Background:
The prediction has a mean pLDDT of 81. This is a predicted structure of a 73-nucleotide RNA (transfer RNA) from a Candidatus Woesearchaeota archaeon. It matches the Rfam family "tRNA". From the family's description: Transfer RNA (tRNA) molecules are approximately 80 nucleotides in length. By type it is a transfer RNA. NCBI's taxonomy places the organism under Archaea, Nanobdellati, Candidatus Woesearchaeota.

[in-house]
RNA sequence: GCCUCCGUGGCUUAGUGGCUAUAGCGGUCGCCUAGUAAGCGACAGGUCGUGGGUUCAAGUCCCACUGGAGGCU
Numbered sequence: 001g002c003c004u005c006c007g008u009g010g011c012u013u014a015g016u017g018g019c020u021a022u023a024g025c026g027g028u029c030g031c032c033u034a035g036u037a038a039g040c041g042a043c044a045g046g047u048c049g050u051g052g053g054u055u056c057a058a059g060u061c062c063c064a065c066u067g068g069a070g071g072c073u
Stems, first nucleotide, its partner, number of pairs: 001072007010025003018056001027043005049065005
């Protein structure tokens, strides 16, 4: 330098153009317990790597940039 894949709450992750963006772990509060853990319930936490474009509508499609993984030279 070239090719492929990936980037979504603190971590892991679902989402294949139209819903209030999903779940688990973690966090906070409550219930339970003599107490702790476990279990049960609730709550908070995201604008989807950045910028632009297409579209009535974009996490999703296109372009550029950027970070990461793998491969080729």